[in-house]
RNA sequence: UUAUCAAGAGUGGACGAGAGAAUCGGCUUUAUGACUCCACAGCAACCUGUUUUAAAUAAGGUGCUAAUACCGACAAAGUAACUGUACUUUGGAUGAUGA
Numbered sequence: 001u002u003a004u005c006a007a008g009a010g011u012g013g014a015c016g017a018g019a020g021a022a023u024c025g026g027c028u029u030u031a032u033g034a035c036u037c038c039a040c041a042g043c044a045a046c047c048u049g050u051u052u053u054a055a056a057u058a059a060g061g062u063g064c065u066a067a068u069a070c071c072g073a074c075a076a077a078g079u080a081a082c083u084g085u086a087c088u089u090u091g092g093a094u095g096a097u098g099a
Base pairs, nucleotide, nucleotide: 001099002098003097004096005095010040011039012038013037014036018029019028020027023073024072025071026070041065042064043063046061047060048059049057050056051055069094074091075090076089077088078087079086080085
């Protein structure tokens, strides 16, 4: 820089208190052991490979395996309510992963 981000996929061992990127708010998750690390397994199909002409496959390189990137924050439009609130859609910002 560019593509994707509502799908999918967990067991065992070690550790021992937080974790869900950062800030704030919400909501979850976690001593029935989370997070992290290791092993194995699985998911997926971005790159490579193979078969072959737009698909299939899953051997290799990554990635991933609670909840939409857990949800919101900023902007626009709309709806409800009517005095500053809720919701919906779209966009943006930030971030993650691949090339």
Molecule: SAM riboswitch aptamer (S box leader)
Organism: mouse gut metagenome